The prediction has a mean pLDDT of 81.
The RNA shown here (transfer RNA) has 73 nucleotides and comes from Vitrella brassicaformis.
């Protein structure tokens, strides 16, 4: 230098064909319990890496950039 894949909640990750962004975990509060843990319920959660483009509408499609991983030279 070139190619491929990734970037979504504090963390680990889903998100199918473009149509209201989700799960687990964490945190907080409550229940249960003699108490703690476990268990149960509720709440809390997002500039979908950044900037543009396409579209009535983009996490998803296109382009550029940044960054991480792998490969080629």
């Nucleotide at each position: 230098g070139c190619c491929u894949g990734g970037u979504u909640a504090g963390c680990u990750c889903a998100g199918u064909c473009g149509g209201u962004a989700g799960a687990g975990u964490g945190u907080u509060c409550g229940g249960c319990u003699c108490u703690u843990a476990a268990c149960c319920g509720a709440a809390u959660g997002g500039u979908c890496a950044u900037g543009g483009g396409u579209u009535c509408g983009a996490g998803c499609c296109c382009c550029a950039u940044a960054u991480c991983a792998g490969g080629c030279u």

The sequence is in RNAcentral, with records from Rfam.